[in-house]
RNA sequence: GAUAGAGGUCGCGCGAUCCAUCAGUAACCCGUCGGAUGCAGCAGGUGCAUAAGAAGACAGGGGAAAGGGGAAAGCGCCGAAAGGGGGUAGUUCCUGCAGGUAUUCCCUUGGGCAUAUAUUGAAGAAAUAUAUGACUGUCAUCUUAUCCUGCAAGCGGAUGAGGUGGUGUGCUAUC
Repeated sequence: GAUAGAGGUCGCGCGAUCCAUCAGUAACCCGUCGGAUGCAGCAGGUGCAUAAGAAGACAGGGGAAAGGGGAAAGCGCCGAAAGGGGGUAGUUCCUGCAGGUAUUCCCUUGGGCAUAUAUUGAAGAAAUAUAUGACUGUCAUCUUAUCCUGCAAGCGGAUGAGGUGGUGUGCUAUC
């Protein structure tokens, strides 16, 4: 340098199917009050609706969807993947900001869990970031037990247990 593997049965990610939630919410229709604004993320512009009654409030009818989540099975894997920043392309009526999608470069994080805070979110679901805690994988080192050995000692090696420390560009095996 190349190849192949391991951690966990709650390892990581993905499309589709079903289910719950979103929600008796929004659109839309009608009635009463109200009386000039309202809508397209924000600003400017532009456009649309509106005295044939805007915003708002009450009552009735009507009745979703997207995003997010769970489940068995399927697929791709072990920087699997996630987050932050920059570039490029296109997107939200136009421009700027902001948001989100795809791709690429750099940086951080071994992994999952619990708790707290913050952000996103309809949400006490879930995700992400930070901190703390124990657990776990792996390596190093120290102690100890067994074996490699028919007996004894020493060295070395393998495995198990305990302590301490580091963390994936790491670890193990082969060439």
A computed fold for a 175-nucleotide RNA from a mouse gut metagenome, annotated as Lysine riboswitch aptamer. The model forms 100% of the base pairs in the Rfam consensus. Its mean pLDDT, the model's own confidence on a scale to 100, is 78. Its Rfam family is "Lysine riboswitch aptamer". Rfam 15.1 lists 3,224 matches to the family in 1,923 species. The RNAcentral record of the sequence draws on MGnify.